[in-house]
Context: one part of a larger RNA
RNA sequence: CUGGGCGUAAAGGGUCCGUAGGCGGUUUCGUAAGUCAGACGUGAAAGCCUCUGGCUCAACCAGAGAAUUGCGUCUGAUACUGCGAAGCUUGAGCUCAGGAGAGGAAGGUGGAAUUCCCGGUGUAGCGGUGAAAUGCGCAGAUAUCGGGAGGAACACCAGUGGGGAAGCCGGCCUUCUGGCCUGUAGCUGACGCUGAGGGACGAAAGCCAGGGGAGCGAACCGGAUUAGAUACCCGGGUAGUCCUGGCUGUAAACGAUGGGCGCUAGGUGUUGGAAAGGACUUACUUUUCAGUGCCGCAGCUAACGCAUUAAGCGCCCCGCCUGGGGAGUACGGUCGCAAGACUGAAACUC
Numbered sequence: 001c002u003g004g005g006c007g008u009a010a011a012g013g014g015u016c017c018g019u020a021g022g023c024g025g026u027u028u029c030g031u032a033a034g035u036c037a038g039a040c041g042u043g044a045a046a047g048c049c050u051c052u053g054g055c056u057c058a059a060c061c062a063g064a065g066a067a068u069u070g071c072g073u074c075u076g077a078u079a080c081u082g083c084g085a086a087g088c089u090u091g092a093g094c095u096c097a098g099g100a101g102a103g104g105a106a107g108g109u110g111g112a113a114u115u116c117c118c119g120g121u122g123u124a125g126c127g128g129u130g131a132a133a134u135g136c137g138c139a140g141a142u143a144u145c146g147g148g149a150g151g152a153a154c155a156c157c158a159g160u161g162g163g164g165a166a167g168c169c170g171g172c173c174u175u176c177u178g179g180c181c182u183g184u185a186g187c188u189g190a191c192g193c194u195g196a197g198g199g200a201c202g203a204a205a206g207c208c209a210g211g212g213g214a215g216c217g218a219a220c221c222g223g224a225u226u227a228g229a230u231a232c233c234c235g236g237g238u239a240g241u242c243c244u245g246g247c248u249g250u251a252a253a254c255g256a257u258g259g260g261c262g263c264u265a266g267g268u269g270u271u272g273g274a275a276a277g278g279a280c281u282u283a284c285u286u287u288u289c290a291g292u293g294c295c296g297c298a299g300c301u302a303a304c305g306c307a308u309u310a311a312g313c314g315c316c317c318c319g320c321c322u323g324g325g326g327a328g329u330a331c332g333g334u335c336g337c338a339a340g341a342c343u344g345a346a347a348c349u350c
Stems, first nucleotide, its partner, number of pairs: 003322004007304002012318001014201004021194003025088007033081002035077008049065006091191001092188004096183004103177007110154001115149007125136002162169002206247006215241002220236004258317006266295012299306002323350003332343004
């Protein structure tokens, strides 16, 4: 460079925004760069190929032709692409009117429960397990009632339900704020898609500084179990888990399925809208848009399965794969406080 691929065999970047680049709706006119046609020039000779000929044949040699798929110039064609100009409205966007939502940030606030503290009642156990023991308790525990403190998480509602680009988001209220859906008319007039680099976001754990600390709980200490038990079970328990600011940048970051657009039987449930019928207020019926599930035809698939939410049929752009181990290692580089992250081999071996 090319071929074939990427749900589960190796392979979709964690996600989005966006630079360069690649690609790009519809009509007319112009241009003629790409494209196409013809002519001319050039494309050295030798060699290769074809034909003919010369050494008695061949190798070898000679002659002629073909080829040299290319480049340049000129003339011409204008369907497609490009470029220039002028339009169009279906792609895209905006305005207006409605709508749903754990989307985000900040502040406030509520009840249940656990723990601790104080007080009352009350007495010998409680707790825990397969059984126990460590542990707690006569300095009054467990149980129960009242009061208080503090931290964390929000039962029911709750749903294959909703929102978000992903990570993720769940008590209630307020403020600020992003996105989305539907409808009808109006407006802009291709303003679009993708996106190497780049930027931003990015669970948990971990790191730095300061706070906080109820419960849980790596490490650690006990008790058991066991041949042993650096475990599983039990009693404790530090970091951490929580908050603020900063860093890290990973994951089975999964739908193990990149994004966009168009096309291709249906059935059924559900969420949010709209229209018509019905009802007149809900139900319900039909149609339609956006989402989210299940089943299923054609088609696809190695099979499993996928199947209008495609893994079907096509186009555009990006990322990635190319036998197993060595190895996501070494070295170098970049980033990081560190832990480490990203990039990422080879020898050797099967």

The prediction has a mean pLDDT of 90. The part of an RNA shown here (small-subunit ribosomal RNA, central domain) has 350 nucleotides and comes from an uncultured Actinomycetota bacterium. Its Rfam family is "Bacterial small subunit ribosomal RNA". Its family is annotated with structural constituent of ribosome and ribosome in the Gene Ontology.